The prediction has a mean pLDDT of 78. Predicted 3D model of a 396-nucleotide RNA (Bacterial RNase P class A) from an Acidobacteriota bacterium. Its Rfam family is "Bacterial RNase P class A". Rfam links the family to the GO terms dimeric ribonuclease P complex, tRNA processing and ribonuclease P activity.
[in-house]
RNA sequence: CAGCCGGAUCGGACGGCCGCUGCUGCAAGGCAGAGGAAAGUCCGAACUCCGCAGAGCAGUGUGCCGGAUAACGUCCGGGAGGCUGGGUUCAAGCUCAGCCGACGGAAAGUGCCACAGAAAACAUACCGCCGCGGGCCGCAAGGCCCAGGUAAGGGUGAAAAGGUGCGGUAAGAGCGCACCGCCGUCGCAGUAAUGCGGCGGGCAGGGCAAACCCCACACGGAGCAAGACCAAAUAGGGAGGGAAUUUCCGGCUUCGGCCGGGAAUACGUGCCGGCUCGGUGCGUCAAACCUUCGGGUAGGUCGCUAGAGCCGCGCAGCGAUGCGCGGCCCAGAGGAAUGGCCGUCCCGCAGGAGCAAUCCCGCGGACAAAAUUCGGCUUACACAUCCGGCUGCCAA
Numbered sequence: 001c002a003g004c005c006g007g008a009u010c011g012g013a014c015g016g017c018c019g020c021u022g023c024u025g026c027a028a029g030g031c032a033g034a035g036g037a038a039a040g041u042c043c044g045a046a047c048u049c050c051g052c053a054g055a056g057c058a059g060u061g062u063g064c065c066g067g068a069u070a071a072c073g074u075c076c077g078g079g080a081g082g083c084u085g086g087g088u089u090c091a092a093g094c095u096c097a098g099c100c101g102a103c104g105g106a107a108a109g110u111g112c113c114a115c116a117g118a119a120a121a122c123a124u125a126c127c128g129c130c131g132c133g134g135g136c137c138g139c140a141a142g143g144c145c146c147a148g149g150u151a152a153g154g155g156u157g158a159a160a161a162g163g164u165g166c167g168g169u170a171a172g173a174g175c176g177c178a179c180c181g182c183c184g185u186c187g188c189a190g191u192a193a194u195g196c197g198g199c200g201g202g203c204a205g206g207g208c209a210a211a212c213c214c215c216a217c218a219c220g221g222a223g224c225a226a227g228a229c230c231a232a233a234u235a236g237g238g239a240g241g242g243a244a245u246u247u248c249c250g251g252c253u254u255c256g257g258c259c260g261g262g263a264a265u266a267c268g269u270g271c272c273g274g275c276u277c278g279g280u281g282c283g284u285c286a287a288a289c290c291u292u293c294g295g296g297u298a299g300g301u302c303g304c305u306a307g308a309g310c311c312g313c314g315c316a317g318c319g320a321u322g323c324g325c326g327g328c329c330c331a332g333a334g335g336a337a338u339g340g341c342c343g344u345c346c347c348g349c350a351g352g353a354g355c356a357a358u359c360c361c362g363c364g365g366a367c368a369a370a371a372u373u374c375g376g377c378u379u380a381c382a383c384a385u386c387c388g389g390c391u392g393c394c395a396a
Stems, first nucleotide, its partner, number of pairs: 001392009012345007020033005035367001039378002042376005047223004059219005064078005079103001081100008104214002109212002111208003126154002128150003133146005162180006181203001182201008227302004237293005244265009266284007309328008346365004351360003
């Protein structure tokens, strides 16, 4: 210098014309109008409605420690672990820097560990190594065979029964020793996770819990189409009106009346009829119709945008964050507005002109868009800028 990867910031500016949504105004007009993720709807809350004696089982989730917060599976700080690189050591190891993440328990139990391999967990022996013991050959050195020993080396595997070094041995082996690791115990430091040290023990207990499981803790459900209010037409429901009187006979009687049947008048209604009178049928059980009440639907209003709000400064804290002061008001529609065109400039790329500065011309400027509201997580994102890493080339 170039390319790639990761992280952060930014998310084109100004003006004119024509529209769209909301608020305001008598009107003309004026004012306001998407995002860092408005997205996925994966967590946590606010708010609303429903449910709820208590306890247990089942189920789901969380899971090192401390802190932040309204809350969280989020964030901050720390611890332990792993990976990469550097330094150091004979080596194991130790140490420094960067990065990574669901990080309780595998000495309660059950289960699984493909392929390869002798063996994948009551250990075992393929190639090897040895062969101190026995036999044979040989003068000897030694060789061959057998009983057997061994797990250092090789090989398999994601993983092989503590590791490294020295001693030891026939060869080996915690067989012995030192260091590292491990187990037990004690002490010290730390709020804690944990760390450091002393003493004892040659070492028991492979891995997987994002397998069942065990332990600890937490957990009622549905969601703004939540929910609240107003309230047509039509249909249906409740109440009232519509909707009388007299008399005879029979029965019952608490002597007030009640029930059943008949008749007359009256009323309503159907038919004859253009209408009235009239005639006639039926009914007075009840209906049409009228008034009124309540529930639901359509529709409308609220919920609905002043809030765990935004900006700036100061203080406390390593930090997440908290507190104080000052300033600001920033979509609220409801099938859903926030758009289109033009001009000037900005950025990138291609072409042309020019010695150059520069100019001309063309194309492009992402991802994606509110729907009750917040806090997170995850994912997407052109150009440009900054930071870090890797690779390559050039120069010293």

The sequence was found by an Rfam model in a public genome assembly.